[in-house]
RNA sequence: AUUUAUAAUUAGCAAACCAUCGGAAACGGUGGGACGCAAAGCCAGGGGGCUAAUGUUCUCAAUACCGUGGAAACAGCCAUAGUAGUGAAACUAUGCCAGCCCAGCCGCCGGA
Numbered sequence: 001a002u003u004u005a006u007a008a009u010u011a012g013c014a015a016a017c018c019a020u021c022g023g024a025a026a027c028g029g030u031g032g033g034a035c036g037c038a039a040a041g042c043c044a045g046g047g048g049g050c051u052a053a054u055g056u057u058c059u060c061a062a063u064a065c066c067g068u069g070g071a072a073a074c075a076g077c078c079a080u081a082g083u084a085g086u087g088a089a090a091c092u093a094u095g096c097c098a099g100c101c102c103a104g105c106c107g108c109c110g111g112a
Base pairs, nucleotide, nucleotide: 002112003111004110012037013036017032018031019030020029021028022027035099041105042104045102046101047100048097049096050095055091056090057089059088060087061086063084064083065082067080068079069078070077
């Protein structure tokens, strides 16, 4: 320098769950805790996955307003076109996942 991951040593990381903090959420930080991990170190570029605050909708619902029509007329009622915000649904990443895979970067001990 290249390669390798169980035969040894010394270390390292830490799933679920719990507490707490941040966040709309997904999820993340810290502490506890260990299912596992030879890159379970870094990185969201590609694939994939999660969330949907925001935005969109020839979608749905009730509400309000307004136009038109109806019964002789007004109010009211009924029907219907439209507008508005609200709620629901679908879609949406600019949010996230490196302990799903690929690419990239970097690396300890040992073996060959």

Predicted 3D model of a 112-nucleotide RNA (c-di-GMP-I riboswitch aptamer) from Parablautia intestinalis. The prediction has a mean pLDDT of 79. RNAcentral holds the sequence, with entries from Rfam.